[in-house]
């Protein structure tokens, strides 16, 4: 940089001791123990693995045919590589939209998209 996903799911212990939820605002979590490190456990199924279907293409034979198989779809397992285990990525931030409420051209609720971020694969 590109692509996919982000309203589901899953926590105990030891050490330690004041912060944490990316930024900002809000709102939360936290001495009934934050963040961090370690141990054990769990969730999920991105990669990888297995089966089936289909198949670009290819090999053998060249009369019929036999076989391998990228990609794709569906299903499965959870030994491997990651990830994750408060709150939708906690909500909002930028743009657009119909309606409702307050208020007097602003705010809140709701919907869609975008930005940013996170994770995986390349």
């Nucleotide at each position: 940089c590109u692509c996919a996903u982000c309203c589901a799911g899953a926590g105990g212990g030891a050490c330690u001791g004041a912060g944490g939820g990316a930024a900002c605002g809000g709102c939360c979590c936290a001495u009934c123990g934050a963040a961090g490190u370690c141990c054990c456990g769990g969730c999920a199924a991105c990669c990888g693995c297995c089966g089936c279907a289909c198949c670009a293409g290819g090999u053998c034979a060249c009369u019929c045919g036999a076989c391998c198989a990228c990609a794709u779809g569906c299903g499965g397992a959870a030994a491997g590589g990651u990830g994750c285990c408060a709150a939708u990525u906690c909500c909002g931030u930028c743009c657009g939209g119909a309606g409702c409420g307050a208020a007097g051209g602003u705010c809140g609720c709701c919907c869609g998209g975008g930005u940013a971020g996170a994770u995986g694969a390349g």
This is a predicted structure of a 122-nucleotide RNA (SAM riboswitch aptamer (S box leader)) from uncultured Nocardioides sp. Its mean pLDDT, the model's own confidence on a scale to 100, is 82. Its Rfam family is "SAM riboswitch aptamer (S box leader)". Rfam links the family to the GO term regulation of gene expression. Of the family's consensus pairs, 97% are formed in the model.